This is a predicted structure of a 1399-nucleotide RNA (small-subunit ribosomal RNA) from an uncultured prokaryote. The coordinates come from a structure-prediction model, not an experiment, and the mean pLDDT is 85. The RNAcentral record of the sequence draws on ENA.
[in-house]
RNA sequence: AGAGUUUGAUCCUGGCUCAGAUUGAACGCUGGCGGCAUGCCUAACACAUGCAAGUCGAACGGAAACGAUGGGAGCUUGCUCCCAGGCGUCGAGUGGCGGACGGGUGAGUAAUACUUAGGAAUCUGCCCAUUAGUGGGGGACAACUCGAGGAAACUCGAGCUAAUACCGCAUACGCCCUACGGGGGAAAGCGGAGGACCUUUCGGGGCUUCGCGCUAAUGGAUGAGCCUAAGUCGGAUUAGCUUGUUGGUGAGGUAAAAGCUCCUACCAAGUCUACGAUCUUUAGCUGGUUUUAGAGGAUGAUCAGCAACACUGGGACUGAGACACGGCCCAGACUCCUACGGGAGGCAGCAGUGGGGAAUCUUGGACAAUGGGCGCAAGCCUGAUCCAGCAAUGCCGCGUGUGUGAAGAAGGCCUGAGGGUUGUAAAGCACUGUCAGUAGGGAAGAAAGGUCAAGUGUUAAUAGCGCUAGCUGUGACGUUACCUACAGAAGAAGGACCGGCUAACUCCGUGCCAGCAGCCGCGGUAAUACGGAGGGUCCGAGCGUUAAUCGGAAUUACUGGGCGUAAAGCGCACGUAGGCGGUUUCGUAAGUCGAAUGUGAAAGCCCUGGGUUUAACCUGGGAACUGCAUUCGAUACUGCGUAGCUAGAAUAUAGAAGAGGGAGGUAGAAUUUCAGGUGUAGCGGUGAAAUGCGUAGAGAUCUGAAGGAACACCAGUGGCGAAGGCGGCCUCCUGGCCUAAUAUUGACGCUGAGGUGCGAAAGCGUGGGGAGCAAACAGGAUUAGAUACCCUGGUAGUCCACGCCGUAAACGAUGUCUACUAGUCGUCGGGAUCCUUGAGGUCUUGGUGACGAAGCUAACGCGAUAAGUAGUCCGCCUGGGGAGUACGGCCGCAAGGUUAAAACUCAAAUGAAUGACAGGGGGCCCGCACAAGCGGUGGAGCAUGUGGUUUAAUUCGAAGCAACGCGAAGAACCUUACCAGGUCUUGACAUCCAGAGAACUUACUAGAGAUAGUUUGGUGCCUUCGGGAACUCUGUGACAGGUGCUGCAUGGCUGUCGUCAGCUCGUGUCGUGAGAUGUUGGGUUAAGUCCCGUAACGAGCGCAACCCUUAUCCUUAUUUGCCAGCACGUAAUGGUGGGAACUCUAAGGAGACUGCCGGUGACAAACCGGAGGAAGGUGGGGACGACGUCAAGUCAUCAUGGCCCUUACGACCUGGGCUACACACGUGCUACAAUGGCCGGUACAGAGGGCUGCAAUACCGCGAGGUGGAGCGAAUCUCAGAAAACCGGUCGUAGUCCAGAUUGGAGUGUUCAACUCGACUCCAUGAAGUCGGAAUCGCUAGUAAUCGCGAAUCAGAAUGUCGCGGUGAAUACGUUCCCGGGCCUUGUACACACCCCCC
Repeated sequence: AGAGUUUGAUCCUGGCUCAGAUUGAACGCUGGCGGCAUGCCUAACACAUGCAAGUCGAACGGAAACGAUGGGAGCUUGCUCCCAGGCGUCGAGUGGCGGACGGGUGAGUAAUACUUAGGAAUCUGCCCAUUAGUGGGGGACAACUCGAGGAAACUCGAGCUAAUACCGCAUACGCCCUACGGGGGAAAGCGGAGGACCUUUCGGGGCUUCGCGCUAAUGGAUGAGCCUAAGUCGGAUUAGCUUGUUGGUGAGGUAAAAGCUCCUACCAAGUCUACGAUCUUUAGCUGGUUUUAGAGGAUGAUCAGCAACACUGGGACUGAGACACGGCCCAGACUCCUACGGGAGGCAGCAGUGGGGAAUCUUGGACAAUGGGCGCAAGCCUGAUCCAGCAAUGCCGCGUGUGUGAAGAAGGCCUGAGGGUUGUAAAGCACUGUCAGUAGGGAAGAAAGGUCAAGUGUUAAUAGCGCUAGCUGUGACGUUACCUACAGAAGAAGGACCGGCUAACUCCGUGCCAGCAGCCGCGGUAAUACGGAGGGUCCGAGCGUUAAUCGGAAUUACUGGGCGUAAAGCGCACGUAGGCGGUUUCGUAAGUCGAAUGUGAAAGCCCUGGGUUUAACCUGGGAACUGCAUUCGAUACUGCGUAGCUAGAAUAUAGAAGAGGGAGGUAGAAUUUCAGGUGUAGCGGUGAAAUGCGUAGAGAUCUGAAGGAACACCAGUGGCGAAGGCGGCCUCCUGGCCUAAUAUUGACGCUGAGGUGCGAAAGCGUGGGGAGCAAACAGGAUUAGAUACCCUGGUAGUCCACGCCGUAAACGAUGUCUACUAGUCGUCGGGAUCCUUGAGGUCUUGGUGACGAAGCUAACGCGAUAAGUAGUCCGCCUGGGGAGUACGGCCGCAAGGUUAAAACUCAAAUGAAUGACAGGGGGCCCGCACAAGCGGUGGAGCAUGUGGUUUAAUUCGAAGCAACGCGAAGAACCUUACCAGGUCUUGACAUCCAGAGAACUUACUAGAGAUAGUUUGGUGCCUUCGGGAACUCUGUGACAGGUGCUGCAUGGCUGUCGUCAGCUCGUGUCGUGAGAUGUUGGGUUAAGUCCCGUAACGAGCGCAACCCUUAUCCUUAUUUGCCAGCACGUAAUGGUGGGAACUCUAAGGAGACUGCCGGUGACAAACCGGAGGAAGGUGGGGACGACGUCAAGUCAUCAUGGCCCUUACGACCUGGGCUACACACGUGCUACAAUGGCCGGUACAGAGGGCUGCAAUACCGCGAGGUGGAGCGAAUCUCAGAAAACCGGUCGUAGUCCAGAUUGGAGUGUUCAACUCGACUCCAUGAAGUCGGAAUCGCUAGUAAUCGCGAAUCAGAAUGUCGCGGUGAAUACGUUCCCGGGCCUUGUACACACCCCCC
């Protein structure tokens, strides 16, 4: 010091979350020792039991208990009883002092409190100092005795008695009161010692002295009371409170000032309050603690100071001190006792109990130390305190071993199978001995006190008191700390985490399940995020979680934020309080600055020493305590006072512009209505209509009248106004602004919480007015509906007057005022000046606009009219939703306005900009996309594929285009993956090992077959003679095998957009950035094709070309092809010799490039037309498919990760199935006929195939075909007769001489075998169908349409597929529309991206 999270990405804004520190903590897991701290935060809930405040016999009368001593009695001879206050002592009582301290708690208290600093009108026991006294009397009451009552607590009556108890008298310097004359008021004794003297009831007393007391008073110290100022939480959805209230006089009262008090003594009417009174919530305050860089924030346990409280409420008494925690009285609640009459009690003291709670300890020891009370003292008391116990509650320290040790052991985990890791870790070897354990030793905390006729000082003194020495002797803790010895690695490690933030990764299990999670988020079969394991990371006697506070958070911003669009400028002005304020002089010294003094308790924090072995901890010193007060000083600035100034502001004078405001009047055009005239059938309205109006005369047109509202043109980013807003013309009244020049006043100014006024439209009230328009309403349409949009009507309202309302996207989404900071171009209103006098130029001033520099901004943008640079004052904001809502208050007639929350919920919501996509809008363009045409599909029958259904099985896949005559270029068995049954288990197939055998082959039997059994023939090849290679059988195990799953784990291949023209990169430049530019623009093209322009310049993948084929020609070559010319021959035929011209064949070339001409175009690219040419603008066709999209298709072509099966999900066999059939769809074939069918005759192809083959001539059969076999591994032979066409005949519009389904019969060839289940032939049979609804498909030329031929697969089995040629059209105006696509642009709340999002 930051990080994560909004988005496809970006920059902001903004919230949420995390990392840190801390705690009187709690919970989970774990737990060796010690030191020092800390320990009911909740029920100020209730409390059993014990203890926590007594002491003094040196104040007193005394003697219940105990002891000693003396005496007596009884006897059991060492015990019991009795007597003696004479002694030590002492219960109860009188009296004194203390129970007001110490200890506890956090209920109350927002000021009778606390903190800081001051003040004057007070008291103060014990203590210190000083002064003066301490004389002499008296009468009682407890205890006690007697009696009485009561259950008890306790009480009553009578009698006796003492005092440092009580009361007078005397005295009283000082003291108190006073009218200044005077008056008033005190005491207590006790103890020790003693030489002389006096007295005695013989106990003593007096006297002297010492000590302790007592009384009065003064001063001090200490403690306490009172007053003042400042500070001290939140709420205005609490705005007014107050009558002893504010002041005075008087009286009372107190220790003391004071309304402190006054049955209402009297007088006045004040006091407090927006700087927050009153009311209300919460709360003990502080030193400090915690956090923080600081400023701040939060907090107020332990320790310390102050205040408050003591079961709840009230009250006083005593006393120096209390309105009293362990005192009293009263009331109340609760608990206990009771004889029911009455009594007792107060743990917020220490322990402890119950309860509450997540949660907080022992009914311990001792007064040894420190301190307190009483006492002369010894001493007694002391749950204050000192110690111990319990608790990892916290802080600090120590340990759980150290060294060596590679065969890198075993085991675990992972693995690419080699290894890696756990890991020098362990074992082993050599050591050590902290802590704990056992044994022994052993400080300090102790000073006092007592005693010794000790010494010494004081004294008359050997009392007493002070000091000194010796002796004695006091320890709860304590088995202390500490030290020594002994033994043995022995007794001592866990917790959380490992997706990012955040250090640390793999395997297995699970499969949106179980679960995790602080935020983002993980988990739907390969999870580093769940659970386990191995490994690792961080801490360590602890580690995590939860709760809480601060931090990070500049996320309340004083330090240190904002408000055009993110939350945020009041709709606008005037103005009160307040805040801020021009210039000069003098004074003052409040603010400000400096110095000094006092204070700011101690502890704590910080610095620096010291003591515990160290540290925590304890302790000495210092600094600090940023504050407050007082005194002295400074005077720049601010304030205040004084005297001035004129630059701010205002006034006067003269001009100017204007829809500024109010009132009154008035003009014309138009709409409507009414009256009248002319006139006839429609008008009106719409996308189209209808409702409506009209023959009772509309609409149209002319004349006249009435009435209301609004003011065309001018008119303009023109004017005026604070804003809302203001528009015909005239008059009156009136506000503001501007300009010029001088004069006057002399800071009179700016802003403005509350307050007041103005404030569009709609709405409300009262009364008018009402032409047009027009919510509501009615009707007609539209529509699935249409409470709408459209139409016909139409009421409030709109208008006027008066009064309310008080809100708008009341917007420039930009508060007001002032100053400063480049320019350019308009426009409105003034002024000055110049000339060339103009529709002129220049300067200046006040408005209003456009662009733009610097600067600012998250960007967009703003930019002298700032969102720039500064200053003043006001208002407002603090994540989204809930909500500008609820409740309350105020305002309003109402509608409603204004002020304004919370619960709950989310991790976002928002702004600006970016690219791409989608839909929409705009521009440009293309495509059999539409249009123009031709032929089909959809209807029929059949074929084929799919769905569905069925089935033992109907194997599987493909699913809009881009699945469906698709994988399948061909399921009777096989194929075959499916089903039934029968079989095999190292296997049908591969490699390795061992043994045996050549391999192989003939035949028979059983069986459906697989298979099983028997049987015949056969001994091979190479050799270095050891053996080896191939093959077969048997056996063992490694393994084989799987068309089992996952195409959403994959490779490869393929489809599709799309043969669409696009997709990118490097460098540079621009931008905070995502990105942009290039690739956009102007033309052009089939094309990101080319040209021009250009902050871009280049390049790559695509386009095109290069490749194949076809169209023309040439060269070469000449057999099996060809035959013009020559020759031979035949009935005829390139049949033969020969030929190489032609055709063809197959190798190489030529040719076409917008090359030429004209025009258009920008002198370009290119386009249009033409010539020549076989072919002309890519000549036709093919192959060729950019970056990518669809988790597209395929695990069943193949390959492959993971998972699954292993006498089976593998393998073999027989039979069946894939061929089923109410149905639906796709793709085809054949037709419905005369452009035709049938019969007869006659022509013309191309490209292919052929030895397991194609097969001629010939013969047989109606035919499929058969017999037979020449020829041909093929430019030679053969399949092989092409068909449509053409010629002739027939049929005559009919379910036919159309069509051929279906069925019966008979056959043919193929095959092991045509039943399920094939093809073909012949005879017979002769179904639907007469051109096909909505809808939909293909095609732009050798194309569509139509005709036949061939091939692959194949034993056989095409209407399919792939090829081949024959005949051979029509149409395209054109791009508005449908579909798809490309480029540019615009807008978006989409980004899984319109099959979106969202209410």